[in-house]
Model confidence (mean pLDDT): 81 of 100. FMN riboswitch aptamer (RFN element), 117 nucleotides, folded computationally. It matches the Rfam family "FMN riboswitch aptamer (RFN element)". Gene Ontology term of the family: FMN binding.

């Protein structure tokens, strides 16, 4: 320092303001927020997770820019401008930002320990 096994930590961010209204952190307009691996740094690429569904070692649904200008070997990732999207239940009114499910689980990170060339 590799590999492989077992442990142990960690492991998601946001409604503040103004209308209408009986009644809205749900609607409108402003604001905000952006998981984890790769790749020139990425919510929008490429693959995972989270959730749901079946005939459960698995297989299946599931969002959004090849906008426009810069810079550079090298960026759909940096910078500027515009724009765009966001799971299931609940609720006096339709939820990315409230409340549940979750003190719960996941992708994966970092530390240890042991074996083995």
């Nucleotide at each position: 320092a590799u590999u492989a096994u077992u442990c142990u930590u960690u492991g998601g961010g946001g409604c503040g303001g103004a209308g209408u209204g009986a009644a809205a952190a749900u609607c409108u307009c402003c604001a905000c927020c952006g998981g984890c691996g790769g790749u020139a740094c990425a919510g929008u690429c490429c693959g995972c997770a989270a959730g749901c569904c079946u005939a459960u070692u698995a297989g299946g649904c599931a969002g959004a820019g090849a906008a426009g200008g810069g810079u550079g070997c090298a960026a759909u990732u940096c910078c500027c401008u515009c724009a765009c999207c966001g799971a299931c239940a609940g609720u006096u009114a339709c939820a990315g930002u409230c409340u549940g499910g979750a003190u719960g689980g996941u992708a994966a990170a970092a530390g240890a320990a042991u074996a083995a060339a």